[in-house]
RNA sequence: GGGGCGUUGGCGCAGUUGGUAGCGCGAUUGCUUUGCAAGCAAUAGGUCACGGGUUCGAGUCCCGUACGCUCCA
Numbered sequence: 001g002g003g004g005c006g007u008u009g010g011c012g013c014a015g016u017u018g019g020u021a022g023c024g025c026g027a028u029u030g031c032u033u034u035g036c037a038a039g040c041a042a043u044a045g046g047u048c049a050c051g052g053g054u055u056c057g058a059g060u061c062c063c064g065u066a067c068g069c070u071c072c073a
Stems, first nucleotide, its partner, number of pairs: 001072007010025004019056001027043005049065005
């Protein structure tokens, strides 16, 4: 220098037909307990890496950039 894959709440990940972004763990609050843990219920938390484009509408499609992994030179 070139190819491939990835980047989505604090962490791990889904979202594959373009149509209001979800799951598990964690956090907070409440119930339960003498207390802790466990259990149950609820709540908060996301500019979908960044910048453009296409579209009525983009996490998803297109272009560029950055970072990580990997292969080739």
Background:
Predicted 3D model of a 73-nucleotide RNA (transfer RNA) from Micropruina sp. The coordinates come from a structure-prediction model, not an experiment, and the mean pLDDT is 82. Its Rfam family is "tRNA". The family's RNA type in Rfam is transfer RNA. NCBI's taxonomy places the organism under Bacteria, Actinomycetes, Propionibacteriales, Nocardioidaceae, Micropruina.